RNA sequence: ACGGAGAGUUUGAUCCUGGCUCAGAACUAACGCUGGCGGCGCGUCUUAAACAUGCAAGUCGAACGGAAAGGCCCUUCGGGGUACUCGAGUGGCGAACGGGUGAGUAACACGUAGGUAAUCUACCCUCGAGUGGGGGAUAACCCUCCGAAAGGAGAGCUAAUACCGCAUAACACUACGGAGUCUACGGGCUCUGUAGUCAAAGCAGCAAUGCGCUUGUGGAUGAGCCUGCGUCCGAUUAGCUUGUUGGCGGGGUAACGGCCCACCAAGGCUCCGAUCGGUAGCCGGCCUGAGAGGGUGAACGGCCACACUGGAACUGGGACACGGUCCAGACUCCUACGGGAGGCAGCAGUUAAGAAUCUUGCGCAAUGGGGGAAACCCUGACGCAGCGACGCCGCGUGUGCUAGAAGGCUUUCGGGUUGUAAAGCACAGUAAACAGGGAAGAAGAAAGUGACGGUACCUGUCCAAAGCACCGGCUAACUACGUGCCAGCAGCCGCGGUAAUACGUAUGGUGCAAGCGUUGUUCGGAAUCACUGGGCGUAAAGGGAGCGCAGGUGGAUGGUUAAGUCAGGUGUGAAACCUGCGGGCUCAACCCGCAGCCUGCAUCUGAAACUGGCUAUCUGGAGUCCCGGAGAGGUAGGCGGAAUACCUGGUGUAGCGGUGAAAUGCGUAGAUAUCAGGUGGAACACCAAUGGCGAAGGCAGCCUACUGGACGGUGACUGACACUGAGGCUCGAAAGCGUGGGGAGCAAACAGGAUUAGAUACCCUGGUAGUCCACGCCCUAAACGUUGUCGACCAGGCGUUGGAGGUGUCAACCCCUUCAGUGCCGAACCUAACGGAUUAAGUCGACCGCCUGGGGACUAUGCUCGCAAGAGUGAAACUCAAAGGAAUUGACGGGGGCCCGCACAAGCGGUGGAGCAUGUGGUUUAAUUCGAUGAUACGCGAAAAACCUCACCCGGAUUUGACAUGCAGUGGACAGGCGUAGAGAUACGUCCUCCGAAAGGCCGCUGCACAGGUGCUGCAUGGUUGUCGUCAGCUCGUGUCGUGAGAUGUUGGGUUAAGUCCCGCAACGAGCGCAACCCCUACUGUAUGUUGCCAUCGGUUCGGCCGGGCACUCGUACGGAACUGCCGGUGACAAACCGGAGGAAGGUGGGGAUGACGUCAAAUCCUCAUGGCCUUUAUGUCCGGGGCUACACACGUGCUACAAUGGCCGGUACAACGGGUUGCCAACCCGCGAGGGGGAGCUAAUCCCAAAAAGCCGGUCUCAGUUCGGAUAGGAGUCUGCAACUCGACUCCUUGAAGGCGGAAUCGCUAGUAAUCGCGGAUCAGCAUGCCGCGGUGAAUACGUUCCCGGGCCUUGUACACACCGCCCGUCACACCACCCGAGUUGGUAGCGCCCGAAGCGGCUGAGCUAACCGCAAGGAGGCAGGUUGCUAAGGCGAGACCGGUAAGGGGGGUGAAGUCGUAACAAGGUAGCCGUACGGGAACGUGCGGCUGGAUCACCUCCUUU
Repeated sequence: ACGGAGAGUUUGAUCCUGGCUCAGAACUAACGCUGGCGGCGCGUCUUAAACAUGCAAGUCGAACGGAAAGGCCCUUCGGGGUACUCGAGUGGCGAACGGGUGAGUAACACGUAGGUAAUCUACCCUCGAGUGGGGGAUAACCCUCCGAAAGGAGAGCUAAUACCGCAUAACACUACGGAGUCUACGGGCUCUGUAGUCAAAGCAGCAAUGCGCUUGUGGAUGAGCCUGCGUCCGAUUAGCUUGUUGGCGGGGUAACGGCCCACCAAGGCUCCGAUCGGUAGCCGGCCUGAGAGGGUGAACGGCCACACUGGAACUGGGACACGGUCCAGACUCCUACGGGAGGCAGCAGUUAAGAAUCUUGCGCAAUGGGGGAAACCCUGACGCAGCGACGCCGCGUGUGCUAGAAGGCUUUCGGGUUGUAAAGCACAGUAAACAGGGAAGAAGAAAGUGACGGUACCUGUCCAAAGCACCGGCUAACUACGUGCCAGCAGCCGCGGUAAUACGUAUGGUGCAAGCGUUGUUCGGAAUCACUGGGCGUAAAGGGAGCGCAGGUGGAUGGUUAAGUCAGGUGUGAAACCUGCGGGCUCAACCCGCAGCCUGCAUCUGAAACUGGCUAUCUGGAGUCCCGGAGAGGUAGGCGGAAUACCUGGUGUAGCGGUGAAAUGCGUAGAUAUCAGGUGGAACACCAAUGGCGAAGGCAGCCUACUGGACGGUGACUGACACUGAGGCUCGAAAGCGUGGGGAGCAAACAGGAUUAGAUACCCUGGUAGUCCACGCCCUAAACGUUGUCGACCAGGCGUUGGAGGUGUCAACCCCUUCAGUGCCGAACCUAACGGAUUAAGUCGACCGCCUGGGGACUAUGCUCGCAAGAGUGAAACUCAAAGGAAUUGACGGGGGCCCGCACAAGCGGUGGAGCAUGUGGUUUAAUUCGAUGAUACGCGAAAAACCUCACCCGGAUUUGACAUGCAGUGGACAGGCGUAGAGAUACGUCCUCCGAAAGGCCGCUGCACAGGUGCUGCAUGGUUGUCGUCAGCUCGUGUCGUGAGAUGUUGGGUUAAGUCCCGCAACGAGCGCAACCCCUACUGUAUGUUGCCAUCGGUUCGGCCGGGCACUCGUACGGAACUGCCGGUGACAAACCGGAGGAAGGUGGGGAUGACGUCAAAUCCUCAUGGCCUUUAUGUCCGGGGCUACACACGUGCUACAAUGGCCGGUACAACGGGUUGCCAACCCGCGAGGGGGAGCUAAUCCCAAAAAGCCGGUCUCAGUUCGGAUAGGAGUCUGCAACUCGACUCCUUGAAGGCGGAAUCGCUAGUAAUCGCGGAUCAGCAUGCCGCGGUGAAUACGUUCCCGGGCCUUGUACACACCGCCCGUCACACCACCCGAGUUGGUAGCGCCCGAAGCGGCUGAGCUAACCGCAAGGAGGCAGGUUGCUAAGGCGAGACCGGUAAGGGGGGUGAAGUCGUAACAAGGUAGCCGUACGGGAACGUGCGGCUGGAUCACCUCCUUU
């Protein structure tokens, strides 16, 4: 020393930049809901709007004349007296204080520090002196008169502390002197001489005396004036000023002064912001903040200003005067219409305005003020009370014990929670009320004196009182229901589209509490204007470049000074406030005391390092001279060759040209091509560079002249002469403008041809301005290194340009050192990162410019410049919550590289055409149940719809239910059989009648719980599945790198089917995937040998049939075998690849099973399960019938074909997988056949299905709608089944359709595959052309990876991340909003010129009037009225300036779920983009010229479009 917190929001994520928003504190607050008490405070922020009524400044009889009212006394009742007292008046003091308000004021108004030697100060204090003697008036009063009133006029009387002379008087004042002293040199102060001038008032008291009065000195208090410093915004206000600046002389003032006047001079202020415009009372303080700051100027205190608006003076010590005067104006009121009155920004109160701010209260008891000798009077200052939760502070709404009540809410139904909370029991007693007591505040002799107030407080009795907001994150606090992008919420982000912790309600909870929220405002957070404490390469921000005035800053060494600086002292910094300590109200708020603080200013003294001043010196900064070389530096003049174009002539003939392809165009009137000659303009190939020069823009053939700068070397010289640079000046690409030339090529505009949906473009053919020159403008660019200039310092390495030195050398090179430039890479360091890095974006210093969210807006308006185009400067309303930078991961690209896949290609066969089958769409229907919909739906769910299935439709029934469990009651068989009615469900009848000892069991009925639902939500879910994809990927741990997202590993070089393996490597390992392990298949061994087999032996009815055997086949089981193991080559001595040997099999042998992290809110609530919702005499259940089988059509998947590689007929051969007792069914018989009969065998290596078919042999058909093809149709049947009508399959006879190989397009397949042939099985009573399996026969082709599709890896760009089916631009149309211009119109403000000019003051005049003084008088002095003049408010006229309101119409801008046109930008965005400029165009835009990289790609070509 007491003090500093952050969060949300841009992204898929990250870091940064940056804005918006929140949490805090505070209000003179208001509004909503609510409200018990007290204390202390505060209370028209709006309209300086208008005010009814009452009060807010009077007092003094001890200044005066007096007597209107009251009292008292007297009375002849007419009145008189007294002065207890006192109206009005004269006079004094006060009224200039106190109280209010903040309009004006940007100023010596205020604050602070000073000055006044340039001043005043009533009352008060101190100390001196004095207070003598006179005079003339005048109010009141009385009389007359005018007026409605307000008020006024005239005549007469009177007093004073009113007024006026005279006397006296100085230390006062004036003039002229002298001396001393001080000084800021202007003068002041003290003493003193002479001359002159100026005073006074009395009252009270018996008196003493007191109070006054006059004149001085000093003080105190208060005030005036002056000065330094401080004190808001605007430059889209840059010049202002004539009493202006100064002087001399006057006037005036208390006082200095152009304050005023005359004259003289021509000054004064200003970029350190004058003038003008806007806004504003200033301060102590208050709020906030860690502070520095920022905001503010209520209450309290100091100062100022104002008092209906404007002007003016009078009086006075003090005013140009809130409750005074005069004038003008507006307004209100009275009026007899002639005239008058008024000023709440005092206290109350009223009206209006407004979101909004109080009682027409009590009292002078206290404090204070005025008057008075005093008593006392006055005091809306003040003290109190009232109203208002407006604020702060305090208190209370109870305390203790008790079970886990009811109710509510919720629930997984068990419970949980509300909750010790309530009730209950015990106790306490605050506020209020009532009753009793009862203050301090009162103040110094005593007595008296209290508005508050019978208040605070004490005692007793007794006994009340909780709300508000919130509960998605920030931010403490969650559930249910309702709602269904509706209603609504919202401070920001954002919630709500059927499971909302975000809306509404409820339960519960959280926070605060007599309050709680909302709104508004300020500070904070915001380092978001950055002094403390920010930035400018890419985020906003370096001026296009240089020269340079002012300004800022400035090298080395001495000396000096003391302005800055530092230290100490003194004065001041009011009080209140604030902080600390202590004290008083029961505490606190509040109040009191003391101390600190008041960070400041002034002054005095000191120090001398640093900065500054002065002075002396120096050479390092800077500059000059000399020598030297380099250079597209600039300007002017001249010269040159190549090429294009044109012209002339020759040769020559049909094309040329141009493009992606074309066409327009040129050409038989001779082009293009070619040769020769000529004309003209513009630009200068190679050299050439990463090069050079220049300040930048920029500069390129060669030569000459003139000329600027830089650099190197050496010495000499000057001696800080320097750096930067607001304004200013100069230069400044291209385009553009003016005048005059010039014009070959190119080429905006324009024309034509193409392209296209269109094509105002890209491409082509032409073509004018322009491009060129001279002179003059313009002044802008991506004018960029997006990096201001100068200086110093801080590792290196490698180039290159110009120079110098050195080693060596004949020389050239080379090498080393060094200076100046220009590049690359990199350390430290910096950076948000990218990157920068001695050419800094590092570390420092100096100066300038610039930035402060995006849009609006490189805009509007004003001004300046320009011939114009336009340039410079440059806002606001409104609107959004972002806009941005860098980097990351993805995705994407009409980017790139590498590589796969029946992806293409090469082949074979299909689909698309026909008929039929089947599924779907559509349509139809009472219903045609539902689902599946690109790939990844469509012979799919469905491995079997006649009934059933069944979910649909029609009709008939039923309601604890067809089904499950439990409880209660009831019955005993209602079960089962048979019969009747009915379409059936069902109903009725009948026969039979339960078990157990009991508990009970069983089956019914009734009732209650509940059942049931193929009803909804696959976008609430589980499970399962499809797809990318059997693609090679997807991740993790630790480590490392990075601020971080993240990266590394996983990238790279090879290789593989593979993230397969090897090598390398800041990685090392690991997991899920790959592979392998599993199954089938191919070879083989061993074991076993029936139902299998039969080589050998025997038998035989010739059949492995029998005996026998287990060799073989085969079956079953267990093994073996293949691993790039071996050889050769290639490769990196690797992995691996190629070839070979052996082998049944060779490089994963073939096939299967196996599907990583994940994607598609993919599919399924109708398999099942399941949350929620819905239904409950129905959306449940039962039954009959119908439907799912419909049919103008369209599509998918198939079958059969179109025939001769075939059809038909006859004969004949060879499988495998399987299935079978409700079954497969042999032989045999019948039927043309489907089939029927029959019955053996078989629970199966035994029997059966079972015939395999294509094939092979033989025959026939002969190219035809056929002996192809079989649809359709008629008839007759068989079988299954309760039942084949809707709606089964099969058989026989007859019928014999389309179809002759299929448009655009499209599918499958790489070997035992395609193709082709048949067989079996599941489902199933019956019903496959489908599905799942099985074997038979058995090909063709793959050069290759350019292209299409899909995928993997690396890399690149990105404005995408819902991820290119992305994003996004402009016109047009519609709605709303604010703004700009605008013919005008209507207000306001300030100034200028002129006119007029009230009151007032000054001057002049003053013939009229006139008491004091002078004078014997006349008269004079002086004064007044009047007149006039100067200044001047208001007013009038005029021309402009500035700022508003409003406006026909015009203009762009912003915003708005689904409007129109296109596609400009982001990828090479499909013509790279952008900047400046010019022209053109519906629009984004296009094109020309110059510029930039903030452009991809590395290319051989490839037209346009793709929303």